[in-house]
RNA sequence: AUGAGAGGCCCCCGCAAUGGGGUCCUGUGAACCUGGUCAGGGGAGAAAUCCAGCAGCCAUAAGCAGUCAGCCCUUUGUGCGGUGGGCCUCUCAUCCG
Numbered sequence: 001a002u003g004a005g006a007g008g009c010c011c012c013c014g015c016a017a018u019g020g021g022g023u024c025c026u027g028u029g030a031a032c033c034u035g036g037u038c039a040g041g042g043g044a045g046a047a048a049u050c051c052a053g054c055a056g057c058c059a060u061a062a063g064c065a066g067u068c069a070g071c072c073c074u075u076u077g078u079g080c081g082g083u084g085g086g087c088c089u090c091u092c093a094u095c096c097g
Stems, first nucleotide, its partner, number of pairs: 001094011012082005017076001019074005025066004034059004042051003
């Protein structure tokens, strides 16, 4: 110096796990500046009827709360795997000086 074997470390890839966030689901949720229906009352009209529309009710927005699981994003002093790559140590063999 080369080859083989073993060990350790680092990187890469994959799977799993971990923390966080989002989505989905449920509930709640707007005096008025969301929607629907709009009692009462108001307006127009000879009338039929029409118009706007408060409260209430219903459905929801933003938000808030809850939640197993699934999906997405992200994280790591976690675990495992690999015909992968690099470095170091030891042993053996060969060759050269």
The RNA shown here (Bacterial small signal recognition particle RNA) has 97 nucleotides and comes from Planctomicrobium piriforme. Its Rfam family is "Bacterial small signal recognition particle RNA". Rfam classes the family as a non-coding RNA gene. NCBI's taxonomy places the organism under Bacteria, Planctomycetia, Planctomycetales, Planctomycetaceae, Planctomicrobium. The coordinates come from a structure-prediction model, not an experiment, and the mean pLDDT is 78.